[in-house]
Record summary:
The RNA shown here (Bacterial RNase P class A) has 376 nucleotides and comes from an Acidobacteriota bacterium. It was read from a public genome assembly, where an Rfam model found it. It matches the Rfam family "Bacterial RNase P class A". By type it is a ribozyme. Its mean pLDDT, the model's own confidence on a scale to 100, is 77. Of the family's consensus pairs, 92% are formed in the model.

RNA sequence: UCAGUGCAACAGGCAACCGCGCGGUUCGCCGUGAGGAAAGUCCGGUCUCCGUAGGGCAGCGUGCCGGCUAACGGCCGGGGGGGCUCGCUCAAAGCGGGUUUUACGGAAAGUGCCACAGAAAAUAUACCGCCUUGGCUUCAUCGCCAGGGUAAGGGUGAAAUGGUGAGGUAAGAGCUCACCGCGCUUCAUGCAAAUGAAGUGGCAGGGCAAACCCCACGUGGAGCAAGACCAAAUAGGGGAGGAGGAGCGGCCCGCUCCGUCACUACUUCCGGGUAGGUCGCACGAGCCAGUUCAGUAAUGAUUGGCCAAGAUGAAUGGUUGCCACCGGGUCUUACAAGAUCCGGCACAAAAACCGGCUUAUCGUUGCACUGGCGUA
Numbered sequence: 001u002c003a004g005u006g007c008a009a010c011a012g013g014c015a016a017c018c019g020c021g022c023g024g025u026u027c028g029c030c031g032u033g034a035g036g037a038a039a040g041u042c043c044g045g046u047c048u049c050c051g052u053a054g055g056g057c058a059g060c061g062u063g064c065c066g067g068c069u070a071a072c073g074g075c076c077g078g079g080g081g082g083g084c085u086c087g088c089u090c091a092a093a094g095c096g097g098g099u100u101u102u103a104c105g106g107a108a109a110g111u112g113c114c115a116c117a118g119a120a121a122a123u124a125u126a127c128c129g130c131c132u133u134g135g136c137u138u139c140a141u142c143g144c145c146a147g148g149g150u151a152a153g154g155g156u157g158a159a160a161u162g163g164u165g166a167g168g169u170a171a172g173a174g175c176u177c178a179c180c181g182c183g184c185u186u187c188a189u190g191c192a193a194a195u196g197a198a199g200u201g202g203c204a205g206g207g208c209a210a211a212c213c214c215c216a217c218g219u220g221g222a223g224c225a226a227g228a229c230c231a232a233a234u235a236g237g238g239g240a241g242g243a244g245g246a247g248c249g250g251c252c253c254g255c256u257c258c259g260u261c262a263c264u265a266c267u268u269c270c271g272g273g274u275a276g277g278u279c280g281c282a283c284g285a286g287c288c289a290g291u292u293c294a295g296u297a298a299u300g301a302u303u304g305g306c307c308a309a310g311a312u313g314a315a316u317g318g319u320u321g322c323c324a325c326c327g328g329g330u331c332u333u334a335c336a337a338g339a340u341c342c343g344g345c346a347c348a349a350a351a352a353c354c355g356g357c358u359u360a361u362c363g364u365u366g367c368a369c370u371g372g373c374g375u376a
Base pairs, nucleotide, nucleotide: 001372002371003370004369005368006367007366008365009364010363012323013322014321015320016319017318018317020033021032022031023030024029035347039358040357042356043355044354045353046352047223048222049221050220054253055252056251057250059219060218061217062216063215064078065077066076067075068074079104080102081101082100083099084098085097086096087095088094105214106213110212111211112208113207114206127154128153129150130149131148132147133146134145135144136143162180163179164178165177166176167175181203182201183200184199185198186197187196188195189194227279228278229277230276237270238269239268240267241266244258245257246256247255286306287305288304289303290302292301293300294299325344326343327342328341329340330339331338332337
């Protein structure tokens, strides 16, 4: 300097005129007014109501370890697994670095599935092949038949029952050995997940739980169209069931309340009236700044400052001018730079509030990493 990846910030500015909403007002006017996602409604809460929100089951949710947070399926740090790549090694397994990804409790509680291909996908197995015994044929070999041994080589497959090398064998095989891997035991380090070391054992089919299931932890329900208050109106309507019923998803227990021989408590069907107003409604787990402190970080504490929408058929707008930014053309002058002309300026709009996640998106700036080129 160019390109890529990741993260963070901003999300056009100024002025004039006219017009809206809220708050204040000395009635002159003053202050203020839609985002980083306001979106999706995927999570978690604050808050409100259900006559006690009590216990349990079912159901649902989460799932490596530690920390942060009001909480979370979120965030930060760490560990393990997988992919790619570089290096070490006769070779492989493995080890180390970089980068990327992870729906990461349990397959030795049980059940189930692994199509097709293949001999065989589990109570595993022999298609091709290799070795060997006997017989037939042949000059001999080859070949054919009947038996025995084999799973190292080849084939099928996503996966074939630990791997590589050496020895050994009739041919082979953990058959034996060395190095790895795996299981068990012990020790050391670490809060932990785990890591390392030593010893011991020839050691066994694998995968799927984003299959049912098991284990651990959590979870009452419904939601601002929640709900509270005021005013007004109506038909003090009619029917069915009815001894037990009600308590806002299902079941059980407990508790509370109403009713009990009835025109009842209660359940339900048809019909009628009201749909108005005020509150909830924004002072918050709030925002901004920091040569502050602690921490690897997320974050917490602390100091100073600020109050910045509250509509309800739904305000936050319209017009004009200048500037900024992006792209292109022309001219000066070859670069930088300047002048001028044309075009563009994304995704998009609060509705109880807040913390996350996900999705959409024009451009500018900054930081980190990777690679190329150039210079010292």